[in-house]
Context: one part of a larger RNA
RNA sequence: GAACGAACGCUGGCGGCAGGCCUAACACAUGCAAGUCGAGCGCACCUUCGGGUGAGCGGCGGACGGGUUAGUAACGCGUGGGAAUAUACCCAGAGGUUCGGAAUAACACGGAGAAACUUGGGCUAAUACCGUAUACGCCCUUCGGGGGAAAGAUUUAUCGCUGUUGGAUGAGCCCGCGUCGGCUUAGCUUGUUGGCGGGGUAACGGCCCACCAAGGCGACGAUCCGUAGCUGGUCUGAGAGGAUGAUCAGCCUCACUGGGACUGAGACACGGCCCAGACUCCUACGGGAGGCAGCAGUGGGGAAUAUUGCACAAUGGGCGCAAGCCUGAUGCAGCCAUGCCGCGUGAGUGAAGAAGGCCCUAGGGUUGUAAAACUCUUUCACCGGUGAAGAUAAUGACGGUAACCGCAGAAGAAGCCCCGGCUAACUCCGUGCCAGCAGCCGCGGUAAUACGGAGGGGGCUAGCGUUGUUC
Repeated sequence: GAACGAACGCUGGCGGCAGGCCUAACACAUGCAAGUCGAGCGCACCUUCGGGUGAGCGGCGGACGGGUUAGUAACGCGUGGGAAUAUACCCAGAGGUUCGGAAUAACACGGAGAAACUUGGGCUAAUACCGUAUACGCCCUUCGGGGGAAAGAUUUAUCGCUGUUGGAUGAGCCCGCGUCGGCUUAGCUUGUUGGCGGGGUAACGGCCCACCAAGGCGACGAUCCGUAGCUGGUCUGAGAGGAUGAUCAGCCUCACUGGGACUGAGACACGGCCCAGACUCCUACGGGAGGCAGCAGUGGGGAAUAUUGCACAAUGGGCGCAAGCCUGAUGCAGCCAUGCCGCGUGAGUGAAGAAGGCCCUAGGGUUGUAAAACUCUUUCACCGGUGAAGAUAAUGACGGUAACCGCAGAAGAAGCCCCGGCUAACUCCGUGCCAGCAGCCGCGGUAAUACGGAGGGGGCUAGCGUUGUUC
């Protein structure tokens, strides 16, 4: 000098764009953040007889979106390759969609419980479940053969269902190279390293198991310890480099702590389940309920970081044939000079120069064209009016916003730091090694340009200084 997710002190007019718990991955009151489909199904209720509402069975979605950086030094990430995989919804191709069956929730009846919830026998439906027929292609095969599917709905236009092939998309796996510090950590390893056979997986593999062999890694730094999410990037620098990883984007990770599986195309699942633990809450003491590292908000911690706002109008997502419903994603608004950028706080004329202040050699000098005064302008703000684009026909939260037009009046709008040298800027008074200053050198003990005040001056300016951190 530059930079900052900054903080603190003094000060503070407006707008645009951005940013805003870096600390306790501390604990959380309250509300909301994931639903939807009656064009799958039965039932109950309401009905203006058109239809609607409710819980339940069923389908799709809840694996996305959103948050966080605790863990992780790792194929986690980055980059470039690879083969032994699966992929709901979507696209394309050529096929199929036969005939039957047994249940169950809701419901009504009964039992138990404070509650959460639960239980008995009874009835009923389906795009829920099971069997059968068929099988171009599909799977297994000892090549003889064996196995395996479907679901219907409606407003009659369609929407579906099923096996299969290819694609697309997203994903799993493997490898080369790169990826912090410490040797005052030198040895580490027994499923360890490899093989054979099996199990398991969508898939390769000690991933797991039995047996066999005794290997594997390491000063080119293994192991251990500490620290840390990684990257595109960001800051700085002429560059090389150094530092860093907020916002935005990609990937990983986690979801009170630890463990586990279930369902499913996909999870070992933030707002699902089970077990254990700590904590909080309810209880009739028998037993139960909960998880903001979603958006707001609260306590706490801290130098420090915002509203318990509006809307689905746009973009996008889920469901639905659709109408539509849901969406704290998102779009906006609110708060904060936190940053960057822009604008204003007036312009012209105006004395050999008012008053006041300060200094003075008492002559004067300076503040200073500064003020007053005169002439003028009206950006921004105020007030009144018109009033968007964003929206393909309709639909606008923002918002009567932006913008435009008009009125009034210089009117409402300047501070902060510094003035010994480095370093731009000097005098007086007070103080008297005191009070104090200070980034370094150093000032202050009676004339202090260095302390405090004043006048004057210098610098920056809605900011200016200080502190912290990086280069």

Annotation:
A computed fold for a 471-nucleotide part of an RNA from an uncultured prokaryote, annotated as small-subunit ribosomal RNA, 5' domain. Its mean pLDDT, the model's own confidence on a scale to 100, is 88.